[in-house]
C1' cells in the first nucleotide's frame, strides 16, 4: 500500500424483507434472612463510530472517513 471482516448499554453479544432497539453479566432499589449469600421482582443506563446520499421514514441500503482484527505484498 491492497483485500476481507467488525464498530449497538459499563462488559460480552443479539437484532432488523427499512417503521423511533433487546438479552446475559454488572449497577441501584425492594421482598426474602438475625445478618450475608442465593433466589424473586422493579428500575436506571443507548446522539446504534463519524459525515454525506437514497427514502415519507435508516441501527438496517449506498458512498466516504476513522479505529480494531485478519490475510496478501
Nucleotide at each position: 500500500g491492497g483485500g476481507c471482516u467488525c464498530a449497538u448499554a459499563g462488559c460480552u453479544c443479539a437484532g432488523u424483507u427499512g417503521g423511533u432497539a433487546g438479552a446475559g453479566c454488572g449497577c441501584a432499589c425492594g421482598c426474602u434472612u438475625c445478618g450475608c449469600a442465593u433466589g424473586c421482582g422493579u428500575g436506571a443506563g443507548g446522539u446504534c463510530u463519524a459525515g454525506g446520499g437514497u427514502u415519507c421514514g435508516a441501527u438496517u441500503c449506498c458512498c466516504u472517513a476513522u479505529g480494531c482484527g485478519u490475510c496478501c505484498a